RNA sequence: AUAAAGAAGGGGCAAACCAUUGGAAACAAUGGGACGCAAAGCCAUAGGGCCUUUUAGCUUCAGCUGAAUGGCAGCCGGUUGCCUUU
Numbered sequence: 001a002u003a004a005a006g007a008a009g010g011g012g013c014a015a016a017c018c019a020u021u022g023g024a025a026a027c028a029a030u031g032g033g034a035c036g037c038a039a040a041g042c043c044a045u046a047g048g049g050c051c052u053u054u055u056a057g058c059u060u061c062a063g064c065u066g067a068a069u070g071g072c073a074g075c076c077g078g079u080u081g082c083c084u085u086u
Stems, first nucleotide, its partner, number of pairs: 003086004012037002017032006035074001041079003047076002049072003054067005
């Protein structure tokens, strides 16, 4: 330096839920809180998938389809990386 693995050590992140704020919503931010995570670090117009329904069309009036530089990275994927061991 490269590849693989993740027991230990030092640590790290933070689900659901609650409060406040923003948003049409999904959801996001801050604080609390820990279900879990060897990448739960980063990447969403250069991949796939999923969610919302502001909007357009269709319509058996509850849904379907499309568009959104709307959202989700803790869905897969891409990419970078700590420590130890081999």